[in-house]
Context: one part of a larger RNA
RNA sequence: GGCGCACGGUGGAUGCCUUGGCACUAGGAGCCGAAGAAGGACGUGACGAACGACGAAAUGCUUUGGGGAGCUGUAAGUAAGCUGUGAUCCAGAGAUGUCCGAAUGGGGGAACCCACUAGCUGAUGGCUAGUAUCCAUGACUGUUAAGGUCAUGUGAAGGAAGACGCAGUGAACUGAAACAUCUAAGUAGCUGCAGGAAGAGAAAGCAAAAGCGAUUGCCUUAGUAGCGGCGAGCGAAGAGGCAGGAGGGCAAACCGAAGUGUUUACACUUCGGGGUUGUAGGACUGCGCAGUGGCUUUAAGGAUGAUAGACGAAUGACUUGGGAAAGUCAGCCAAAGAGAGUAAGAGCCUCGUAGUUGAAAUCAUUUUUAGGCCUAGCAGUAUCCUGAGUACGGCGAGACACGAGGAAUCUCGUCGGAAACUGGGAGGCCCAUCUCCCAACCCUAAAUACUCCCUAGUGACCGAUAGUGGACCAGUACCGUGAGGGAAAGGUGAAAAGCACCCCGGAAGGGGAGUGAAAGAGAACCUGAAACCGUGUGCCU
Numbered sequence: 001g002g003c004g005c006a007c008g009g010u011g012g013a014u015g016c017c018u019u020g021g022c023a024c025u026a027g028g029a030g031c032c033g034a035a036g037a038a039g040g041a042c043g044u045g046a047c048g049a050a051c052g053a054c055g056a057a058a059u060g061c062u063u064u065g066g067g068g069a070g071c072u073g074u075a076a077g078u079a080a081g082c083u084g085u086g087a088u089c090c091a092g093a094g095a096u097g098u099c100c101g102a103a104u105g106g107g108g109g110a111a112c113c114c115a116c117u118a119g120c121u122g123a124u125g126g127c128u129a130g131u132a133u134c135c136a137u138g139a140c141u142g143u144u145a146a147g148g149u150c151a152u153g154u155g156a157a158g159g160a161a162g163a164c165g166c167a168g169u170g171a172a173c174u175g176a177a178a179c180a181u182c183u184a185a186g187u188a189g190c191u192g193c194a195g196g197a198a199g200a201g202a203a204a205g206c207a208a209a210a211g212c213g214a215u216u217g218c219c220u221u222a223g224u225a226g227c228g229g230c231g232a233g234c235g236a237a238g239a240g241g242c243a244g245g246a247g248g249g250c251a252a253a254c255c256g257a258a259g260u261g262u263u264u265a266c267a268c269u270u271c272g273g274g275g276u277u278g279u280a281g282g283a284c285u286g287c288g289c290a291g292u293g294g295c296u297u298u299a300a301g302g303a304u305g306a307u308a309g310a311c312g313a314a315u316g317a318c319u320u321g322g323g324a325a326a327g328u329c330a331g332c333c334a335a336a337g338a339g340a341g342u343a344a345g346a347g348c349c350u351c352g353u354a355g356u357u358g359a360a361a362u363c364a365u366u367u368u369u370a371g372g373c374c375u376a377g378c379a380g381u382a383u384c385c386u387g388a389g390u391a392c393g394g395c396g397a398g399a400c401a402c403g404a405g406g407a408a409u410c411u412c413g414u415c416g417g418a419a420a421c422u423g424g425g426a427g428g429c430c431c432a433u434c435u436c437c438c439a440a441c442c443c444u445a446a447a448u449a450c451u452c453c454c455u456a457g458u459g460a461c462c463g464a465u466a467g468u469g470g471a472c473c474a475g476u477a478c479c480g481u482g483a484g485g486g487a488a489a490g491g492u493g494a495a496a497a498g499c500a501c502c503c504c505g506g507a508a509g510g511g512g513a514g515u516g517a518a519a520g521a522g523a524a525c526c527u528g529a530a531a532c533c534g535u536g537u538g539c540c541u
Base pairs, nucleotide, nucleotide: 001540002539003538004537005536006535007534008533009532015526016491017490020462021461022459023458024457025456026455027454028453029451030450031159032158039100040099041098042055043054044053046078047077050074051073052059061094062093063092064091065090066089070082071081072080105114106113107112115131116130117129118128119127120126121125133156134155135153136152137151138150139149140148141147164195165193166192167191168190169189175182179229205212206211216243217242218241219240226234227233247443248442249441250387254273255272256271257270258269259268260267261266262265278421280386281385282384283383284380285379286378287377293374294373295372296371298370299369300368301367302366303365304364305363306362307361309357310356311355315330316329317328318327319326331348332347333337339351340350341349392416393415394414395413396412397411398410399409402428423438424437425436426435427434478485479484498525501512502511503510504509
């Protein structure tokens, strides 16, 4: 030195565990903010830092309920206290709430600096309140103008859930086996505006000789009809089935009131009544009408639910063991044998579970009553009304599954530009017949999309290199000028009972003793694999 054997060290795999995650289900909630948010800075304790809580009234204050013996957070320790005159704790409502931040008196390098006005005051000071901008409305001034000043406003701003919606703008990689039309894709990104949903929505629709009857979503039609360097690819609609179901209001004609203007008879403006459609309807004329229905936190009451809770059945002995919930024997409850904990597998030990029950206060839903508001029809058809720079056309674009195509339909730019009920639009060029519908105004629940969040629960989901980046004081440490990037790190034991005392040593560490079931569980702490490093010994060299 090699090969074995035995015993160790190092190391932290594996097994077991779970405080944390992940994916869902049901119900709720879906916003907060000048009454100062989200997010922070700095403080507050008897005692250092940190986290959580709170705000100079600062580990808290008031009050209303719950609860019933201990309490002064994590968090030990000591000190000093509180508590059956009901503390700590839980819930409802309130008070306080420094400074920054939309930040709003002015400034500013966020958490700082400097003011003005009024009032009070013990007065070179202090306290309280106000003082940004824009918008809307009103007043004053001004020439009725431009402008200025003031007042009022629970008006706006800013944040977020990296979700869902609508709109504006809008790529490229890529695919076409290259690439330009095309595709990716109206996607990603940026921006604006929301809402609990949004958007759409009550036919100038769809159909096809039969009919339907707003919108939305799903299944299907169907990878069909089509579009397409007819390449790559893109890709409907009607019908049918289901979820849900809801319809309304203006403009105009006409009537009235007030005001303005002038040519004194009209016009215009504002407001009230009227009226709202296509087998046309309404105005207008004539006839006829009175109780029903609907809406509405304006108020009171009821019911249900939410935000604390309460009651809640039934077991003992022996054996083994450190420990009984295990085993044995003998019982019991069950509208409760879900689950968790307790020194090990516990229906009957603890918390719970089934079931029953509960609210002073606040909120939600629903309902009743009172108050307030609104409220039909028939016939006639002479006249009047029924959404104009609109529809539509030319040219140029975009959207439609549809790339200019035979290209309807919808939207925009530009130039033209109707009819008006004997009217007008559509049915995929166009024309006719026929059929369907009534544009150029507005509103509208539900079925649909999503989940920062709350409550209850579930898992042929993970189990510490997994599962969130984060089970642990993690968006931390650390890196970067910055935008930004971004970790590692869980486990003594049932209980600290965390080794008094003695010995070696400067200490670290170790040996006794003691605790414990175990210390080969001693905090570098469950188990403790391998690589790697040793000690002893056998054989070989």

This is a predicted structure of a 541-nucleotide part of an RNA (large-subunit ribosomal RNA, domain I) from Larkinella sp. C7. Rfam family: Bacterial large subunit ribosomal RNA. It was read from a public genome assembly. The coordinates come from a structure-prediction model, not an experiment, and the mean pLDDT is 85.